[in-house]
Context: one part of a larger RNA
RNA sequence: GAACGAACGCUGGCGGCAUGCCUAACACAUGCAAGUCGAACGAGGGCUUCGGCCCUAGUGGCGCACGGGUGAGUAACACGUGGGAACCUGCCUCAUGGUUCGGGAUAACGUCUGGAAACGGACGCUAACACCGGAUGUGUCCUUCGGGAGAAAGUUUACGCCAUGAGAGGGGCCCGCGUCCGAUUAGGUAGUUGGCGGGGUAACGGCCCACCAAGCCGACGAUCGGUAGCUGGUCUGAGAGGAUGAUCAGCCACACUGGGACUGAGACACGGCCCAGACUCCUACGGGAGGCAGCAGUGGGGAAUAUUGGACAAUGGGGGCAACCCUGAUCCAGCAAUGCCGCGUGAGCGAUGAAGGCCUUCGGGUUGUAAAGCUCUUUCGCACGCGACGAUGAUGACGGUAGCGUGAGAAGAAGCCCCGGCUAACUUCGUGCCAGCAGCCGCGGUAAUACGAAGGGGGCUAGCGUUGUUC
Numbered sequence: 001g002a003a004c005g006a007a008c009g010c011u012g013g014c015g016g017c018a019u020g021c022c023u024a025a026c027a028c029a030u031g032c033a034a035g036u037c038g039a040a041c042g043a044g045g046g047c048u049u050c051g052g053c054c055c056u057a058g059u060g061g062c063g064c065a066c067g068g069g070u071g072a073g074u075a076a077c078a079c080g081u082g083g084g085a086a087c088c089u090g091c092c093u094c095a096u097g098g099u100u101c102g103g104g105a106u107a108a109c110g111u112c113u114g115g116a117a118a119c120g121g122a123c124g125c126u127a128a129c130a131c132c133g134g135a136u137g138u139g140u141c142c143u144u145c146g147g148g149a150g151a152a153a154g155u156u157u158a159c160g161c162c163a164u165g166a167g168a169g170g171g172g173c174c175c176g177c178g179u180c181c182g183a184u185u186a187g188g189u190a191g192u193u194g195g196c197g198g199g200g201u202a203a204c205g206g207c208c209c210a211c212c213a214a215g216c217c218g219a220c221g222a223u224c225g226g227u228a229g230c231u232g233g234u235c236u237g238a239g240a241g242g243a244u245g246a247u248c249a250g251c252c253a254c255a256c257u258g259g260g261a262c263u264g265a266g267a268c269a270c271g272g273c274c275c276a277g278a279c280u281c282c283u284a285c286g287g288g289a290g291g292c293a294g295c296a297g298u299g300g301g302g303a304a305u306a307u308u309g310g311a312c313a314a315u316g317g318g319g320g321c322a323a324c325c326c327u328g329a330u331c332c333a334g335c336a337a338u339g340c341c342g343c344g345u346g347a348g349c350g351a352u353g354a355a356g357g358c359c360u361u362c363g364g365g366u367u368g369u370a371a372a373g374c375u376c377u378u379u380c381g382c383a384c385g386c387g388a389c390g391a392u393g394a395u396g397a398c399g400g401u402a403g404c405g406u407g408a409g410a411a412g413a414a415g416c417c418c419c420g421g422c423u424a425a426c427u428u429c430g431u432g433c434c435a436g437c438a439g440c441c442g443c444g445g446u447a448a449u450a451c452g453a454a455g456g457g458g459g460c461u462a463g464c465g466u467u468g469u470u471c
Base pairs, nucleotide, nucleotide: 001471002470003469004468006467007466008465009464010463013343014342015341016340017339018338019336020335021301026299027298028297030296031295032294035062036061037060040059041058043056044055045054046053047052069254070253071252079178080177081176082175083174084173087171088170089169092167093166094165095164096163097162098161099160100134101133102132103131109124110123111122112121113120114119140149141148142147154159180226181225182224187217188216189215192214193213194212195211197209198208199207229251230250231249232248233244234243235242236241256277257276258275259274260273279290280289281288282287307333309332310331311330315329316327317326318325319324346376347375348374349373356367357366358365359364380412382407383406384405385404386403390398415460416459417458418457419456420441421440422439426455427454428453429452430451436443437442
C1' cells in the first nucleotide's frame, strides 16, 4: 500500500447492488418448512331440482433418497484430473410384442372390550390398478443342449399395465498422478499378503468364510501423533509465489450420541423405523413423548452477525388427465454505513477586507469572498396527481414501488483523524519527569510546534480513525 463475512470509538442525508453466528456440531418454547391423487377402491357424512355434486378418515399409487442446512468427522480414491471394466437405473424418449382365466383375504365399518394417555385387543362384514395361483410367452434368463425358469390391471374413451431391446440423464466400483505439519513418531501388519474353492453383492474384489502358502508396506518416510472438509475460486503480488476455501457453483460427509436393518429404482434415510445412551417433557407411577447443523424466533457463549414478515405473481420442484393443491426452494419486503458504486448537503456576484475569535513588534496580520447582502437553481428529500416493465390470452407478493408531471422553499442534510522526524500541516495559553502522549525514534523536570485547550493549518469524506488477520 492492498484486502476483510470484521469488531470497537466518534459521527451519520439519500439511492442502487451485494453481504450478514467466523464463537457452543450448545440447549431449544411456539408457528410454519412434503405432500398429492375420488379418472385405483370400498365406506362414512353433507347437499340435491333425484340427474348428480361436495367433503373426508382408511386401503392403494406416486413423491417423501429432490430441494434446504451444517462442516463435526475425514490426510482418505474424500477431492481434483485423466483413464478403466465386472455393474444398476423409477420417471422421460424410441422400437417390438402382449394386456388371458381364476382365487382367497384385509383395513375402513359394526359389536364387545383394555388403557390416565400414547396406543390397542377379540369377533363379524367388504372393495380394488392391494395380494395369490393357472394359461400363453415373440423376445429374456439358465442349461448337461434333452430341457427348465419366468408377466400383466383394469377400461366407454382418456390415462395406464406387462415383457424385451436401445437411448438420454443419474449412480455404484477400480486405477495412474496431485493433495498440510512433526523422525523429540522407525519399524508396521494375522484377514495381515497371495492362491484354490465357496458365500455374498446390481457388480469386481479378503467384501466374508474354509483350506494352503508366507507373504505385504517402509528413509522415494510406512506406522503413529497433530491439524484440516476438497475443488472451481478468493485476497495479495509485476510475476513466480504466499495466504485462504464466507457468499455463488461442483463433489463429499453428517443430521441429539453410538449401532442396526426395513421399505424402495434409489437410503442404511435431517422433519421414517428398531435398539442402547445422555438430556428434556407428560403421567392416574402401570407407562409414554421428543430431537431447528430447514425458515423465523428464544436462552447461552461471544468483540460480533437480522424479521416469530408477504406471496406462490415469476422461476423451479412433488402429486394430478385436468381444474388445482402443496412448496420458509424461490421471488420479495423488513433490520444493519457491513461492503462496493453513485448522488447531495447549493451556485454566481459580493471589500468598508464588517462584527466576533486568535496572534501581535500594537503599526497591523489572520480567519476571509468566508459571512452578511444581491441575483439564481431545486438534484436528493417533502406535498399532491398519474402510474408501469416483470405476464406471449388470464394471473403481480413486490406496490400505489420504480418512473413521470406539478408545487413550495436554500430550504431538511458534515464529520473524523492528524499537524517533532519518518509524513502534508504552527502559533498562543495551561501544565511542570506531574497530568499525559507514543507505530519506531522518542516527548514532559517553568518559555513543550511531541501532553491538555484554543486559533490557524493538512488529509480523507457519509464517513473517519483504532484494533485484529493475510499478502